[in-house]
RNA sequence: CCGUGCUAGGCGGGGAGGUAGCGGUGCCCUGCACCCGCAAUCCGCUCUAGCGGGGCUGAAUCCCCUCCCGAGGGGUCUCGCCCCUGGGCCAGCGCGUCGCCAUCUGGCGUCGAUGGCCGGGUCCCCAGCGAUACAGGCCCGCGAACCAGGUCAGGUCCGGAAGGAAGCAGCCUUAAGCGGUUUCCUGUAGGCGCUGUGGGAUCGCCCGGUCGGAGCCGGCGGACGACGGACAGCCCUCAGGGACGACCUCGACGGAGGGUGCACGG
Numbered sequence: 001c002c003g004u005g006c007u008a009g010g011c012g013g014g015g016a017g018g019u020a021g022c023g024g025u026g027c028c029c030u031g032c033a034c035c036c037g038c039a040a041u042c043c044g045c046u047c048u049a050g051c052g053g054g055g056c057u058g059a060a061u062c063c064c065c066u067c068c069c070g071a072g073g074g075g076u077c078u079c080g081c082c083c084c085u086g087g088g089c090c091a092g093c094g095c096g097u098c099g100c101c102a103u104c105u106g107g108c109g110u111c112g113a114u115g116g117c118c119g120g121g122u123c124c125c126c127a128g129c130g131a132u133a134c135a136g137g138c139c140c141g142c143g144a145a146c147c148a149g150g151u152c153a154g155g156u157c158c159g160g161a162a163g164g165a166a167g168c169a170g171c172c173u174u175a176a177g178c179g180g181u182u183u184c185c186u187g188u189a190g191g192c193g194c195u196g197u198g199g200g201a202u203c204g205c206c207c208g209g210u211c212g213g214a215g216c217c218g219g220c221g222g223a224c225g226a227c228g229g230a231c232a233g234c235c236c237u238c239a240g241g242g243a244c245g246a247c248c249u250c251g252a253c254g255g256a257g258g259g260u261g262c263a264c265g266g
Stems, first nucleotide, its partner, number of pairs: 001266006009057003012030004020046005034054005063259006072250004078246003082242007092234002095228005101222001104219005115211008123200003126196005132189006139180004148173004156165003
């Protein structure tokens, strides 16, 4: 150095959790790397840390160690910053009211502002006139079998006769009542209108006259000050949760380097 046969070892690993600790089942990440039985109100062990049974590989690409990379996980009692929920808190800010100061802007005004005085109206009472609404009257028309009137055919009654009497129907006119109507008369009513040599009232508003001679009214926001608060907004604070980043920690897959048996034969 080569060949043959063995042995150690290997046949997934990691995170959190659980545990006095170590593994496993279960969850999660990575990944493809034997089988059967046990197992979270747990199963089996003891720093040599799964137990029991079977199979494959086997001294190196495969086993062991160190370093690098880094999926992924954990830490908020490590920190920065942001968000949500539930509480606390009005000292301050925001908010409301008032006072005061200043800027900007619009309208009216010498064709006369603010203001003063006077008068009238608006307000109340009285009287008158009118309009309106309603009612009644007047007027016109209709309108009575009998218990309204006039005239009363027929018929009835009285009479010897002449002639009288009552009176139904009909016709006419009316009463009660019904209908109509331009106008006219009377009465009543009132958030109708006007008037008066009427009376009353006088804060405001409108109109007019007069005195007088330059301001008057409004709008958006601003500074300062005082007062307020039952608001729950900001700031601040407490608790819980979440996102991102830094830091710490564990760390698969992968990469680099190093290390490591026994026997026989040639």
This is a predicted structure of a 266-nucleotide RNA (Bacterial large signal recognition particle RNA) from a Solirubrobacteraceae bacterium. Lineage of the source: Bacteria > Bacillati > Thermoleophilia > Solirubrobacterales > Solirubrobacteraceae. The RNAcentral record of the sequence draws on ENA and MGnify. The gene name in the source record is ffs. Its Rfam family is "Bacterial large signal recognition particle RNA". On this family, see Rosenblad et al., Nucleic Acids Res 2003: "SRPDB: Signal Recognition Particle Database". About the family: The signal recognition particle (SRP) is a universally conserved ribonucleoprotein involved in the co-translational targeting of proteins to membranes. The same sequence occurs in records of 2 taxa.